[in-house]
Molecule: transfer RNA
Organism: Candidatus Taylorbacteria bacterium RIFCSPHIGHO2_01_FULL_43_47
């Protein structure tokens, strides 16, 4: 310089050939217990940015950022 993947909650990962965004752990409350832990229950919390199709976009197009990889 050309190409290819990839970016989703604090953290590790799902989701869809476009139609309500889950989980686990962590975090808070709570029940537990003499306390403290195992346990149980509950709460909040996320689609990297900008545009662009479209009734609707985490998914499709584009640009750019950041992370990984092939080539030369």
């Nucleotide at each position: 310089g050309c190409c290819c993947u990839u970016a989703u909650a604090g953290u590790u990962c799902a989701a869809u050939a476009g139609a309500u965004a889950g989980a686990a752990c962590a975090a808070c409350c709570c029940c537990g217990u003499c306390c403290u832990a195992a346990g149980g229950g509950g709460u909040a919390g996320a689609u990297g940015u900008g545009g662009g199709u479209g009734c609707a976009a985490u998914u499709c197009c584009u640009a750019c950022u950041g992370a990984g990889g092939g080539c030369a």